[in-house]
Molecule: transfer RNA
Organism: Dongiaceae bacterium
């Protein structure tokens, strides 16, 4: 310099046009003499960013950031 995959919750992750989810965990309740476990709530993201297309974008196009691989370069 190129090419490709990621970027969504505190952490792992699904979600691939109709507009957000599990599981872990945080908090409270039940349950124990009491802790664990269980279980029942709850508690949460303007979906990297900036534009664009559409009646609608987390999705589809651009272009930037940031990560990881390949690849080239390495006089």
């Nucleotide at each position: 310099u190129g090419c490709u995959g990621c970027g969504u919750a505190g952490c792992u992750c699904a979600g691939c046009g109709g507009a957000a989810g599990a599981g872990c965990g945080g908090c409270g309740c039940u349950u124990u003499c009491a802790u664990a476990a269980a279980g029942c709530g709850u508690u949460g993201g303007c979906c990297g960013c900036u534009g664009g297309u559409u009646c609608g974008a987390a999705u589809c196009c651009a272009g930037c950031c940031g990560c990881a691989g390949c690849a080239a370069c390495c006089a």